[in-house]
RNA sequence: UCAAUGAAAAGGCAAACCCAUCGCAAGGUGGGGACGCAAAGCUACAGGGUCCUGAAAUAAGGAUAGCCAGUUACCAGA
Repeated sequence: UCAAUGAAAAGGCAAACCCAUCGCAAGGUGGGGACGCAAAGCUACAGGGUCCUGAAAUAAGGAUAGCCAGUUACCAGA
């Protein structure tokens, strides 16, 4: 410098479920717990999807990046 290719090592994250707590809800946060993850790091006014609230319908507000996406990148590798 390349690239997101992942054999080994080190290190990282943490689904379901349980407890506490916040929220009308989707869902969030903390603790336990591991189904998995090479971006399961970050971003929710770039955009699309899904979900919730609400509504006659539209509009509107919200949640989700562990759906796609945008962006940056450790170790190993070349």
c-di-GMP-I riboswitch aptamer, 78 nucleotides, folded computationally. It matches the Rfam family "c-di-GMP-I riboswitch aptamer". Gene Ontology term of the family: cyclic-di-GMP binding. Rfam's curators write: GEMM was predicted in a large-scale screen for bacterial structured RNA regulatory elements. It was read from a public genome assembly, where an Rfam model found it. Of the family's consensus pairs, 95% are formed in the model. The coordinates come from a structure-prediction model, not an experiment, and the mean pLDDT is 76.